The RNA shown here (transfer RNA) has 76 nucleotides and comes from a Planctomycetota bacterium. The coordinates come from a structure-prediction model, not an experiment, and the mean pLDDT is 83.

RNA sequence: GGCCCCUUCGUCUAGCGGUCUAGGACGUAGCCCUCUCAAGGCUAAGACACGGGUUCGAUUCCCGUAGGGGUCACCA
Repeated sequence: GGCCCCUUCGUCUAGCGGUCUAGGACGUAGCCCUCUCAAGGCUAAGACACGGGUUCGAUUCCCGUAGGGGUCACCA
C1' cells in the first nucleotide's frame, strides 16, 4: 500500500428502513427493606465515532474520513 471486517450508555451487548425522543445486564446514584452490612425490591441518570449521499423516512443501505482488527504484498 491492496482487500475484508468492526465501531451503540462507564463496561458487555440487542437492533436486519417506520416498533427507537434506542431495549437489556453489570456498574453508578437515590429510595424501600434490614438492628447494621450484604443480598433483594423500586426508581433515575447514562450511548448510535465523524462528514456526506440515497430515501417520504437511516442506528440500519451507499461513499468518504478517523480509530481498531485480520489477510496479502512490498521492504529487509